[in-house]
RNA sequence: GAGUCGGCCAGGCAGCCGCUGCAUACGAGGCGACUCGUGUGCAGAGGAAAGUCCGGGCUCCAUAGGACAGAGUGCCAGGUAACGCCUGGGGGGUGCGAGCCCACGGAAAGUGCAGCAGAGAAUAGACCGCCAACCCCGCAGGUUUCGGCCCGCGGGCGGUAAGGGUGAAACGGUGCGGUAAGAGCGCACCGCGCCAUGUGGUAACACGCGGCGGCUAGGUAAACCCCACUCGGAGCAAGGCCAAAUAGGGAUCCUACGGUGUCGUCCGCACCGGAUCCGGGUAGGCUGCUAGAGGCGUUCGGCGACGAAUGUCCCAGAUGAAUGGCUGCUCAAGACAGAACCCGGCUUAUCGGCCGACUCGUU
RNA sequence: GCCGACGUAGCUCAACGGUAGAGCGUCUGAUUUGUAAUCAGAUGGUUGGAGGUUCAAUUCCUCUCGUCGGCUCCA
Numbered sequence: 001g002a003g004u005c006g007g008c009c010a011g012g013c014a015g016c017c018g019c020u021g022c023a024u025a026c027g028a029g030g031c032g033a034c035u036c037g038u039g040u041g042c043a044g045a046g047g048a049a050a051g052u053c054c055g056g057g058c059u060c061c062a063u064a065g066g067a068c069a070g071a072g073u074g075c076c077a078g079g080u081a082a083c084g085c086c087u088g089g090g091g092g093g094u095g096c097g098a099g100c101c102c103a104c105g106g107a108a109a110g111u112g113c114a115g116c117a118g119a120g121a122a123u124a125g126a127c128c129g130c131c132a133a134c135c136c137c138g139c140a141g142g143u144u145u146c147g148g149c150c151c152g153c154g155g156g157c158g159g160u161a162a163g164g165g166u167g168a169a170a171c172g173g174u175g176c177g178g179u180a181a182g183a184g185c186g187c188a189c190c191g192c193g194c195c196a197u198g199u200g201g202u203a204a205c206a207c208g209c210g211g212c213g214g215c216u217a218g219g220u221a222a223a224c225c226c227c228a229c230u231c232g233g234a235g236c237a238a239g240g241c242c243a244a245a246u247a248g249g250g251a252u253c254c255u256a257c258g259g260u261g262u263c264g265u266c267c268g269c270a271c272c273g274g275a276u277c278c279g280g281g282u283a284g285g286c287u288g289c290u291a292g293a294g295g296c297g298u299u300c301g302g303c304g305a306c307g308a309a310u311g312u313c314c315c316a317g318a319u320g321a322a323u324g325g326c327u328g329c330u331c332a333a334g335a336c337a338g339a340a341c342c343c344g345g346c347u348u349a350u351c352g353g354c355c356g357a358c359u360c361g362u363u
Numbered sequence: 364g365c366c367g368a369c370g371u372a373g374c375u376c377a378a379c380g381g382u383a384g385a386g387c388g389u390c391u392g393a394u395u396u397g398u399a400a401u402c403a404g405a406u407g408g409u410u411g412g413a414g415g416u417u418c419a420a421u422u423c424c425u426c427u428c429g430u431c432g433g434c435u436c437c438a
């Protein structure tokens, strides 16, 4: 100087005026519970509060029972309340490196798909090329015992898959032998597959040894599908309580082999009415609501995610919905953005700065 | 707040994973004295955006942006 990984912060200070909650003092009202007003004190958004993409808690529905359908996940081991998350490891890819990335089961269970180009696209194929063998035809030459034989050139019938060419993909690679030319056609080595087996490892897997197979078995499963595992549904507008008010009504449909009972189909179980639309009323309060798989510190166990013990702290609860406005000073000049039942993750957005560990290059 | 659906030409909609089309519109020409209608031709696409799977993506998967719809209580 260039870069990688991890952690942290998210303008600061002061004054004035407000907002929400809790506590408290005084005053007023009330039999009381308590309510209202004023004052004081304390507390008052995030690392993502976001997207709602996963997983749980909580609540209700039949204590969710079975089969099918459907959805999701997919190397191994561990962590966790659980997960599609995290940690460690294996394999593959990439970078000089620190590191980073991977939906990473099965294509020899079956089905499907591969446009255009190309000869041929899945038990494939011959356009160019190559071919002194074999068979046929024509021509030239040599020889002849006139039957033929030898040799050369051209063509056909054929052979071939080394090479060229097409394509995203062309049915193992290198070498030697072999051949008319060639080819796993044969052999050696490498690769691949199957079977058996040894060592290390909990395992994924790694490294070997032996035999068999000349290779039959290309790609695609974020195509259907197969295998293994997981999943009941809905969501705080869940749900519970109180108050207020109304016409407790009308129409259509289903009708007991029926209907309804928190998504589909069938069975099972429970109940006897149910669905849609129109019309009417109220648009109020309390609860759920924040002490929690909680934060911080120490010790111990573990490579780590994390766990155990112990000490300490209480840290927003609004409901037209609070966390703001003005002024001054200051610096590195302030980004993305705002709780709404609560947690654990992932993903996305984000001005700038600090700390730690490490890599590469130059001196 | 919670749940769901959809984004393709100017508009309304199509499209088994294999060259993105149709109708209306717009423009030009013909027809007409002129206009409309009609006929012929042309025009027009980041398939909302970014990444991935695949030889190949409007289509399959993930993230993201935007639009639309539904959900209170009583009887």
Stems, first nucleotide, its partner, number of pairs: 001360009011330007019044011046336001050347002053345005058235004065267004070231005075089005090104001091102004105226002110224002112220002127164002129160003135156005141150003172190006191215001192213004197208004239287004249278006258272004280437002294313008331334001364434007373387004381418001388406006411427005
Molecule: RNase P RNA; transfer RNA
Organism: marine sediment metagenome